[in-house]
RNA sequence: AUGAUUACAAGGGGAGAGCUCACAUUUUGUGACGCCGAAGGAGCAAGCAUCAGCGAAUCUCUCAGGCAAAAAAGACUCUUGUGGGACG
Numbered sequence: 001a002u003g004a005u006u007a008c009a010a011g012g013g014g015a016g017a018g019c020u021c022a023c024a025u026u027u028u029g030u031g032a033c034g035c036c037g038a039a040g041g042a043g044c045a046a047g048c049a050u051c052a053g054c055g056a057a058u059c060u061c062u063c064a065g066g067c068a069a070a071a072a073a074g075a076c077u078c079u080u081g082u083g084g085g086a087c088g
Base pairs, nucleotide, nucleotide: 006083007082008081009080010079011078012077013076018033020032021031022030023029024028034067035066036065040063041061042060043059047054048053
């Protein structure tokens, strides 16, 4: 000296749902109703345990977030680099 799972950083890809109405306006805000789920958050199966509890998600809920285009965000994923060092 091979360099896995993985962590961080950078760049790329990245869905869904109202160009709704009203008021005030300063191109945005507030409220109402209607929707979306892939930031985050919450809930649970089998199983373990058996007093309790632990217990996953792209499932469910929508608190939050989002809903023309644009912008921002975006689970997940790809590439590169750095760390690390399973295996050989």

Predicted 3D model of an 88-nucleotide RNA (Glycine riboswitch aptamer) from Virgibacillus halotolerans. The prediction has a mean pLDDT of 82. The model forms 91% of the base pairs in the Rfam consensus. It was read from a public genome assembly, where an Rfam model found it. Taxonomically the source falls in Virgibacillus (Bacteria, Bacillati, Bacilli, Caryophanales).